This is a predicted structure of an 88-nucleotide RNA (c-di-GMP-I riboswitch aptamer) from Sporolactobacillus spathodeae. The prediction has a mean pLDDT of 81. Rfam family: c-di-GMP-I riboswitch aptamer. Gene Ontology term of the family: cyclic-di-GMP binding.
């Protein structure tokens, strides 16, 4: 200083549900919570997924209805980058 394996001791995170704010949603913050997690720390750069406000398209018009990320998911998969403990 590189790689590998294992484990959850201490210590860390928290899906569902569930309060509260915010958001057109999709979601995200926070509270209670525990399913699972060794990168379940971070970064939307690829591939995926969501969602569909604006804004087009349809309409005589307005609701509907379809398209479209510039909104999101890092706990979908790859990528990039930092890190703790213990053996090797």
């Nucleotide at each position: 200083u590189a790689c590998c394996u294992a484990u959850a001791g201490a210590g860390g995170c928290a899906a569902a549900u569930u309060u509260u704010a915010c958001g057109a949603a999709a979601g995200u913050a926070u509270u209670a919570g525990a399913c699972g997690c060794a990168a379940a720390g971070c970064c939307a750069c690829g591939g995926g997924c969501c969602u569909a406000a604006a804004a087009c398209a349809c309409c005589a018009a307005u609701u509907a209805u379809g398209u479209c990320a510039u909104g999101g998911c890092a706990g979908c998969c790859g990528g990039g980058u930092u890190g703790c403990c213990a053996g090797g």